Annotation:
Small-subunit ribosomal RNA, 3' minor domain from a Puniceicoccales bacterium, 149 nucleotides, folded computationally.
[in-house]
Context: one part of a larger RNA
């Protein structure tokens, strides 16, 4: 840099975050089922058993205690199947942000060339436009009211 001004959206291009998504892949957790090891407990223990009692002179033999196997109870990985949270991806998609000199238009800013502007329906490449209601943050004229002088 003062209208050769400012200023809006659409579309086209480029970064960057970012939703939605059929769905892949982990993460943690609750929870049902199934399996079920080590131990402790507890049944049982017809095999085994040196110390203890008893008998017996002894060889033994009986008793009792132990153990060994078994059988339950609890259970740890483990398998399964259903949920809650969360994290990564993910064709497509949706709109945002931002980027000197792209592309149609001119919505707004002056009475911005059809005053704006909310609020609603509809309608339209786009900025909008149209209809009803509302407002004055509306310019011009004319009229009434009231203040001041």
């Nucleotide at each position: 840099c003062a209208c050769c001004g400012c200023c809006c959206g659409u579309c086209a291009a480029g970064u960057c975050a970012u939703g939605a998504a059929a769905g892949c892949c982990g993460g943690u957790u609750u929870u049902g089922c199934c399996c079920g090891a080590a131990g402790u407990g507890u049944g049982u223990g017809a095999g085994c058993u040196a110390a203890c009692c008893u008998c017996g002179a002894a060889a033994g033999a009986g008793g009792g205690g132990g153990c060994a196997g078994c059988g339950c109870c609890c259970u740890a990985a483990g398998g399964u199947g259903a949920g809650g949270c969360u994290g990564g991806u993910g064709a497509u998609u949706g709109g945002g942000a931002c980027u000197a000199a792209g592309u149609c238009g001119u919505a707004a800013c002056a009475a911005g060339g059809u005053a704006g502007c909310c609020g609603u329906a509809g309608g339209g490449g786009a900025a909008c436009c149209u209809g009803c209601g509302g407002c004055u943050g509306g310019a011009u004229c004319a009229c009434c009211u009231c203040c001041u002088u």

Overview:
Taxonomically the source falls in Puniceicoccales (Bacteria, Pseudomonadati, Verrucomicrobiota, Opitutia). Its mean pLDDT, the model's own confidence on a scale to 100, is 82. Its Rfam family is "Bacterial small subunit ribosomal RNA". Rfam links the family to the GO terms ribosome and structural constituent of ribosome.